A computed fold for a 76-nucleotide RNA from a Clostridiaceae bacterium, annotated as transfer RNA. The coordinates come from a structure-prediction model, not an experiment, and the mean pLDDT is 80. It is recorded under the gene name trnT. The RNAcentral record of the sequence draws on ENA. The same sequence occurs in records of 2 taxa. It matches the Rfam family "tRNA". Rfam describes the family as follows. Transfer RNA (tRNA) molecules are approximately 80 nucleotides in length. Rfam classes the family as a transfer RNA. The organism belongs to Clostridiaceae, within Bacteria.
[in-house]
RNA sequence: GCCUGCGUAGCUCAGUCGGUAGAGCAGCCGCCUUGUAAGCGGCAGGUCGGGAGUUCAAAUCUGUCCGCAGGCUCCA
Repeated sequence: GCCUGCGUAGCUCAGUCGGUAGAGCAGCCGCCUUGUAAGCGGCAGGUCGGGAGUUCAAAUCUGUCCGCAGGCUCCA
């Protein structure tokens, strides 16, 4: 330098048919318990890596940039 994959909640990930974003754990509140843990119920938490484009509509399609991982190649 080129190619491929990935980037979504604090963490691990789903969402891939374009229709307006979810789960588990963690956090907070409540119930239960003599109390704690466990269990049960609820709440909150997201510019979907950043701009741009297409579209009535983009996490999803296109292109560019950034970051991470892997592969290939060249070289004074």